The RNA shown here (THF (Tetrahydrofolate) riboswitch aptamer) has 92 nucleotides and comes from Clostridium scatologenes. The prediction has a mean pLDDT of 76.
[in-house]
RNA sequence: CAGAGUAAAUAUUGUGCAUCAAGUGUUAGAGAAUGGGAGGUUGUCUCUAAACGAAAAGCAGCUUGGCUUAUGAUACAAUAUUGCUUCCGCUG
Numbered sequence: 001c002a003g004a005g006u007a008a009a010u011a012u013u014g015u016g017c018a019u020c021a022a023g024u025g026u027u028a029g030a031g032a033a034u035g036g037g038a039g040g041u042u043g044u045c046u047c048u049a050a051a052c053g054a055a056a057a058g059c060a061g062c063u064u065g066g067c068u069u070a071u072g073a074u075a076c077a078a079u080a081u082u083g084c085u086u087c088c089g090c091u092g
Base pairs, nucleotide, nucleotide: 001092002091003090008082009081010080011079012078013077014076015075016074017072018071019070026050027049028048029047030046031045032044036088037087038086039085040084056069057068058067059066
């Protein structure tokens, strides 16, 4: 001097969950983890409270269950892309 690596985000695919409304999203408060180390920001996650709030259809069947499609800022996994700041460290 150059480079790699976090949390995580987005897309695709797969497997689920919900459509008898859980989940997601919004606001407020508290807490947690967050390149190998220390400090910190953004973002993320968890809990509590409040407000808001939805999409079902078809087929077979004939007794409340099955299949298919659709829907949900839906969950998880894989793959791809993107991906911290200061100092030290690591690789060349």
Description
The model forms 94% of the base pairs in the Rfam consensus.